[in-house]
Context: one part of a larger RNA
RNA sequence: GUCAGCGACUUAGUGUUGCGUGCAAGCUUAAGCCGAUAGGUGUAGGCACAGCGAAAGCGAGUCUUAAUAGGGCGAAUGAGUACGUAGCAUUAGACCCGAAGGCAAGUGAUCUAGAUAUGGGCAGGCUGAAGGUGCAGUAACAUGCACUGGAGGGCCGAACCGUUGAGCGUUGAAAAGCUCUCGGAUGACCUGUGUCUAGGGGUGAAAGGCCAAUCAAACUCGGUGAUAGCUGGUUCUCCCCGAAAGCUAUUUAGGUAGCGCCUCGGACGAAUACCAUUGGGGGUAGAGCACUGUUUCGGCUAGGGGGUCAUCCCGACUUACCAAACCGAUGCAAACUCCGAAUACCUACAAGUGCCGAGCAUGGGAGACACACGGCGGGUGCUAACGUCCGUCGUGAAAAGGGAAACAACCCAGACCGCCAAUUAAGGCCCCUAAGUAAUAGCUAAGUGCGAAACGAUGUGGAGGUGCUGAGACAAUCAGGAGGUUGGCUUAGAAGCAGCCACCCUUUAAAGAAAGCGUAAUAGCUCACUAGUCGAGUCGGCCUGCGCGGAAGAUGUAACGGGGCUAAGCAGAUAACCGAAGCUGCGGAUGUACACGUAAGUGUAUGUGGUAGGGGAGCGUUCUGUAAGCCUGCGAAGGUGUGUUGUAAAGCAUGCUGGAGGUAUCAGAAGUGCGAAUGCUGAC
Numbered sequence: 001g002u003c004a005g006c007g008a009c010u011u012a013g014u015g016u017u018g019c020g021u022g023c024a025a026g027c028u029u030a031a032g033c034c035g036a037u038a039g040g041u042g043u044a045g046g047c048a049c050a051g052c053g054a055a056a057g058c059g060a061g062u063c064u065u066a067a068u069a070g071g072g073c074g075a076a077u078g079a080g081u082a083c084g085u086a087g088c089a090u091u092a093g094a095c096c097c098g099a100a101g102g103c104a105a106g107u108g109a110u111c112u113a114g115a116u117a118u119g120g121g122c123a124g125g126c127u128g129a130a131g132g133u134g135c136a137g138u139a140a141c142a143u144g145c146a147c148u149g150g151a152g153g154g155c156c157g158a159a160c161c162g163u164u165g166a167g168c169g170u171u172g173a174a175a176a177g178c179u180c181u182c183g184g185a186u187g188a189c190c191u192g193u194g195u196c197u198a199g200g201g202g203u204g205a206a207a208g209g210c211c212a213a214u215c216a217a218a219c220u221c222g223g224u225g226a227u228a229g230c231u232g233g234u235u236c237u238c239c240c241c242g243a244a245a246g247c248u249a250u251u252u253a254g255g256u257a258g259c260g261c262c263u264c265g266g267a268c269g270a271a272u273a274c275c276a277u278u279g280g281g282g283g284u285a286g287a288g289c290a291c292u293g294u295u296u297c298g299g300c301u302a303g304g305g306g307g308u309c310a311u312c313c314c315g316a317c318u319u320a321c322c323a324a325a326c327c328g329a330u331g332c333a334a335a336c337u338c339c340g341a342a343u344a345c346c347u348a349c350a351a352g353u354g355c356c357g358a359g360c361a362u363g364g365g366a367g368a369c370a371c372a373c374g375g376c377g378g379g380u381g382c383u384a385a386c387g388u389c390c391g392u393c394g395u396g397a398a399a400a401g402g403g404a405a406a407c408a409a410c411c412c413a414g415a416c417c418g419c420c421a422a423u424u425a426a427g428g429c430c431c432c433u434a435a436g437u438a439a440u441a442g443c444u445a446a447g448u449g450c451g452a453a454a455c456g457a458u459g460u461g462g463a464g465g466u467g468c469u470g471a472g473a474c475a476a477u478c479a480g481g482a483g484g485u486u487g488g489c490u491u492a493g494a495a496g497c498a499g500c501c502a503c504c505c506u507u508u509a510a511a512g513a514a515a516g517c518g519u520a521a522u523a524g525c526u527c528a529c530u531a532g533u534c535g536a537g538u539c540g541g542c543c544u545g546c547g548c549g550g551a552a553g554a555u556g557u558a559a560c561g562g563g564g565c566u567a568a569g570c571a572g573a574u575a576a577c578c579g580a581a582g583c584u585g586c587g588g589a590u591g592u593a594c595a596c597g598u599a600a601g602u603g604u605a606u607g608u609g610g611u612a613g614g615g616g617a618g619c620g621u622u623c624u625g626u627a628a629g630c631c632u633g634c635g636a637a638g639g640u641g642u643g644u645u646g647u648a649a650a651g652c653a654u655g656c657u658g659g660a661g662g663u664a665u666c667a668g669a670a671g672u673g674c675g676a677a678u679g680c681u682g683a684c
Stems, first nucleotide, its partner, number of pairs: 001684006011092013026047003032041003051058002061073004095233002098230001103222001105220003113197009122187001124156003127152001131148006160184003165180004199215001201211003236618006246259005261367001262365004268359001273353002277348001279346002286339001287337002292333003296329004303322002305319005371396010401412003416588004421584001423582001427578002430563003438574001440572001442570002449565001455549002459546004467538002476533002479530002482506003487501003512527001515526003589608008619673001621670005629663003638657008
């Protein structure tokens, strides 16, 4: 891992609601007793028939109160009760499995820690303390030298004890080892044997270490099915309806309760929804500046600052200063409003549409109170986030189908079942790939399409407007572009062209006291401006369509799904076609309402996606009665195939196997259905 078997909402008491049955203003017994699984008896007690008040108490009323003022709860409007059964609650282990733990009584020091008694062990080598002896030395000591001596938690290094580093091992040879290396090795050393210390206790040169492969409190059994607002699991079928992830509260936030939302029952019987209409209030969007604030410019003008005069005071004049108020112009505001929508909301009314799974109150049962994304209106954040928090709508959740290449939430559309029928939606129609290589008038040349900004650019299409122009424009070409003058100043120089000032006059078709290049300064080359040649449009802006650049990434083209496309791209307009579980057609099933019918049923209308969850109807298993019946050696159950019936759970028939039991029908009772629980046991 697979297979087989086992494996989870039970039982009892009490309460409550529904249903069934009996009796009914009443209903009913409990223990006990008789009888002995039947039944009888037993009337204590319980519930109901009246309520109100804390109570005394009063009573169709009562309480409050001074009150027969008002108000609260009642009556007026009569149904209960006992048993059975189903749902739920509660008390019990209470659907099943699962802790870490808490307590008590015991068992452990054959491992290990420490102690204690008594034994044992430590190759070999090195060093050479104290002391001693001799000699030297001293006044005497001291001291020195030589020899002797053999100290030390001394040195090197086996046994022994340990385990520093690395490698190997890591389903090991081993639940801690092996190899190399390494520490101690006469000591606080190592070790044998006996004995002692015990669980909130021991022992500990102290690491929370060790106390039998277990230690921040050992192990065994017990109470025990501890508790678990937590995780996991929870077994047959079909039919009807179908949520929520909100509010409030919570030692509350992943729990729970009340309400909202779902379901079932009976009561009311369209009260409901949409559209149109009637009557409403509002202060949002927008807008505005009349208020509250804020803001820019100008004018006017108090006040302040600076300056001059005066100076004892009062002052006078003035200003590239600041500036209230006021006037004109101009903005801004969630906590501004002189104004002010669309929606939304409330209300009335009949008609229409729709609705027979609308509405309202009530009783039984829930689930849910982690929401997600998308659009719109906002807060927060960076007008960041698949961010976060509200409001509102949709979808997902709990929704399959078609489209978006793939893609819960986007677009289209809500799957009762069947059909090799039809028609559409979104989206598509060159090939992959169903349908157009359709038609029409344009745009794009960038493979733009098929990713991106500020900004940049004689890309190109459209619209409208200005200037110049046969008195000849624009471009090109040829010629001129002069004189006073080298203007004045400055300067070494400054002559159109370093800089400062001025920028005139003349001759002219025209020509700047010069727009560039250039020189040391001149010179030189252009330009503005003008004439000739030429002969028709030309210059620069504004608005707009489609394009261009800006444009660098990590495995591989890789920013159309691919091929590929100049349309098979983009924007208009045309008539076709394809395309879904939509709609339609045909056949069938089933819910609800209504009509008819004694019923079976028929008809009409309208439904039948679905998680949590509520409701309904069934299938099968074991046992009991039916059953001393029926089936069965002419072959039961079981096993394994085949055929067939039913919407399903399943049923029936039959082949082979098997070899002795099985059981219709209708009822009853449950150890009643397995794929999951790191489920349990077995097999492989």
The part of an RNA shown here (large-subunit ribosomal RNA, domain II) has 684 nucleotides and comes from Ditylum brightwellii. The RNAcentral record of the full RNA draws on ENA.